This is a predicted structure of a 159-nucleotide RNA (c-di-AMP riboswitch aptamer (ydaO/yuaA leader)) from Paenibacillus solani. The RNAcentral record of the sequence draws on Rfam. The coordinates come from a structure-prediction model, not an experiment, and the mean pLDDT is 76.
RNA sequence: AUUCCUAGAUCGCUUAAUUCUGUAACCAGAAGCGGGGGAACCAACAAGAUGAGAGGAUACUCAUCUCAGGGGUGAAUCACUGGCUAUUAUGGCAAGUGUAGGGAUACUUUCUAUCCCGAAUCCGUCAGCUAACCUCGUAAGCGUUAAGAAAGAGGAAUU
Repeated sequence: AUUCCUAGAUCGCUUAAUUCUGUAACCAGAAGCGGGGGAACCAACAAGAUGAGAGGAUACUCAUCUCAGGGGUGAAUCACUGGCUAUUAUGGCAAGUGUAGGGAUACUUUCUAUCCCGAAUCCGUCAGCUAACCUCGUAAGCGUUAAGAAAGAGGAAUU
């Protein structure tokens, strides 16, 4: 310089969710990764209805009620459609179609194309950001389009 290869289950994927040490194990500790609370500065500072108190007052305080509200983890947010159900109305339940957003296609990144997800749950009237500091988690669930192009990386062979 040229050509070829980079397909594996003792492997790969989603995820923060892995590794090490002690223990027979449970469990505990540490590292790594991830989350929450928490100053200054900056930002923000308004639930509604009913009743009572006080009062000049629509401001203030207390109580009750409402699908109240508000907030966190997460990609998982929003809209429309008709169906069932309760109601004066507002609502609730399940489904469908899209969608903000997210993931995969086996060296990495980007693009194209294709496929898939677009949930669930926690706090309990309360939390903006946030240094120091405090605190918590390290579950679970799956099996890929032998796709294409460009650049880079690695390996092999030949000269």